[in-house]
RNA sequence: GGUUCCUUCGUCUAAUGGUUAGGACAGGAGAUUCUCAGUCUCUAAAUAGGGGUUCGAUUCCCCUAGGAACUA
Numbered sequence: 001g002g003u004u005c006c007u008u009c010g011u012c013u014a015a016u017g018g019u020u021a022g023g024a025c026a027g028g029a030g031a032u033u034c035u036c037a038g039u040c041u042c043u044a045a046a047u048a049g050g051g052g053u054u055c056g057a058u059u060c061c062c063c064u065a066g067g068a069a070c071u072a
Base pairs, nucleotide, nucleotide: 001071002070003069004068005067006066007065010025011024012023013022018055027043028042029041030040031039032038048064049063050062051061052060
């Protein structure tokens, strides 16, 4: 250089073009407890950036960025 793949809450991980973008851990608040731990309840937090197709895009297409694999 060429080809292919990946990018979603702090972390990990779901989501047949129509979801309030879900779950687990971690975080915060409360209950329980003499205290801590544990348990229970509630809660904040995300689609890499830009453009396109579509009535509607996390999902399909293109470009850019970052990462990975193969190849020369």